[in-house]
Context: one part of a larger RNA
Molecule: small-subunit ribosomal RNA, 3' major domain
Organism: uncultured bacterium
RNA sequence: UGACGGGGGCCCGCACAAGCGGUGGAGUAUGUGGUUUAAUUCGAAGCAACGCGAAGAACCUUACCAGGGCUUGACAUCCCGGUGACCGCUGUAGAGAUACAGUUUUCCCUUCGGGGACACCGGUGACAGGUGGUGCAUGGUUGUCGUCAGCUCGUGUCGUGAGAUGUUGGGUUAAGUCCCGCAACGAGCGCAACCCUUAUUAUUAGUUGCUACGCAAGAGCACUCUAAUGAGACUGCCGUUGACAAAACGGAGGAAGGUGGGGAGGACGUCAAAUCAUCAUGCCCCUUAUGACCUGGGCUACACACGUACUACAAUGGCACUAAAACAGAGGGAAGCGACACCGCGAGGUGAAGCAAAUCCCGAAAAAGUGUCUCAGUUCGGAUCGCAGGCUGCAACCCGCCUGCGUGAAGUCGGAAUUGCUAGUAAUCGCAGAUCAGCAUGCUGCGGUGAAUACGUUCCCGGGCCUUGCACA
Repeated sequence: UGACGGGGGCCCGCACAAGCGGUGGAGUAUGUGGUUUAAUUCGAAGCAACGCGAAGAACCUUACCAGGGCUUGACAUCCCGGUGACCGCUGUAGAGAUACAGUUUUCCCUUCGGGGACACCGGUGACAGGUGGUGCAUGGUUGUCGUCAGCUCGUGUCGUGAGAUGUUGGGUUAAGUCCCGCAACGAGCGCAACCCUUAUUAUUAGUUGCUACGCAAGAGCACUCUAAUGAGACUGCCGUUGACAAAACGGAGGAAGGUGGGGAGGACGUCAAAUCAUCAUGCCCCUUAUGACCUGGGCUACACACGUACUACAAUGGCACUAAAACAGAGGGAAGCGACACCGCGAGGUGAAGCAAAUCCCGAAAAAGUGUCUCAGUUCGGAUCGCAGGCUGCAACCCGCCUGCGUGAAGUCGGAAUUGCUAGUAAUCGCAGAUCAGCAUGCUGCGGUGAAUACGUUCCCGGGCCUUGCACA
């Protein structure tokens, strides 16, 4: 000087408390451990691994296993020889890779000898190749403490020196934020602001949007809205407190008030944190194999254990009816979205308008209302299983999703323990998108309905500043 203390002081945070909803019990989904296996590819490991890499394992992916075949190679450059434009099509054998046979087409220049470009076949060796090892050799990227308020430097001063001072002190703040003081005076990286979005409004613009004109057409741009530029909030004004400061509290006006809400943005550093399997890369290793091709299997196994979710256990509910009727935002669409009509109980099928989309389509929001059920393992719950179908796709046996009929398991609110959340939040309800042929209870977004509670900081956890002790560095 730090680190540490079941030392002290001050302060903060859904940290506790006050509340609301969960997890832990059940079934299922999913990840992990373990076990099993020919293989169940690899990585991630307290918080900060475990619906994580994976925004989607039937083949492919795929890295794993078994079998079948290759060795200048699936991919790149160079050299030699041969053939021919390239591309394409067919047959036979085979699980296929592959092997053999046939066929179509027939480039450019030319001195007609040949040359060039491109492709294929064969050969030679330089080499290719490696998701092989080392994240404790590395770059890059990322997590975490933590959006915590800190981390430093120049000059000066003090100290033999390590170092100190500044950065401590009195107030204040979300903040090393600001004010005052002071052997310090300044400065940098952080804080804040500048950026995006949301809440109000003005101007401009007015189609595909909107409609005061009875409807349509037309017309118009007031309104809704769209999207560009502005305005607006700054403790600016008033009062009180304060040290005549910074600031705090109350008020006015205002759509909005003291950082208005949300996002992006992460200082010096810590964890030899994660990643050699995104990529790049040193060194080591393999080179008829640790490379590369194919078929099939596996990553989907199952006495068990854990994490994360979904669905429930019901009456604030289930079911039926919707016939009239109502409301959303944000997205996506051409090998696509598909209205509408018909067929089917339905998943879906057939035909097919419109739309590269403020124009057309996905598209229907879920609720509410009325009736019924009357507290039961039930008209709750839907696992499991049987049968019959639909869709995607070469192909749904291992191993996809959906529909109809039947079947109707556990479960009656969950021990110790533990978790999220302070407002348009929790809770609850549905909708969309990425990935994607097909396949979410996951993920990322979007809106609808919409609470309770916070006395307070003694205690638990984490953090910041000052100080003290110290057997630690």